[in-house]
RNA sequence: UAUCAAGAGCGCGAUGAGGGACUGGCCCUAUGACUCGCCGACAACCUGCGUUUUACGCAAGGUGCCAAUUCCAGCCUGAGGCUUUCAGGAAAGAUA
Numbered sequence: 001u002a003u004c005a006a007g008a009g010c011g012c013g014a015u016g017a018g019g020g021a022c023u024g025g026c027c028c029u030a031u032g033a034c035u036c037g038c039c040g041a042c043a044a045c046c047u048g049c050g051u052u053u054u055a056c057g058c059a060a061g062g063u064g065c066c067a068a069u070u071c072c073a074g075c076c077u078g079a080g081g082c083u084u085u086c087a088g089g090a091a092a093g094a095u096a
Base pairs, nucleotide, nucleotide: 001096002095003094004093009039011038012037013036014035018028019027020026022074023073024072025071040066042064044063045062046061047059048058049057050056051055070092075089076088077087078086079085080084
């Protein structure tokens, strides 16, 4: 700086209690979560190739990634059926 509403395994092995960034919810988890390794997939960025070279397509080499919209909200603004709902913008986070 750019992107984050899409996409992709209840796979196998190891380990053994937390985990989903933080806070509050709400979820996942001994029918083994998380993490590591292997295989497989996805295709965000880089890379390579092709084309009608704006851009699009293909490949999957390097990172990444494969529960839930970054799971939702948190701060600000506006609108409304106004202890709540909707829209927009930020902050923070993640990836390149």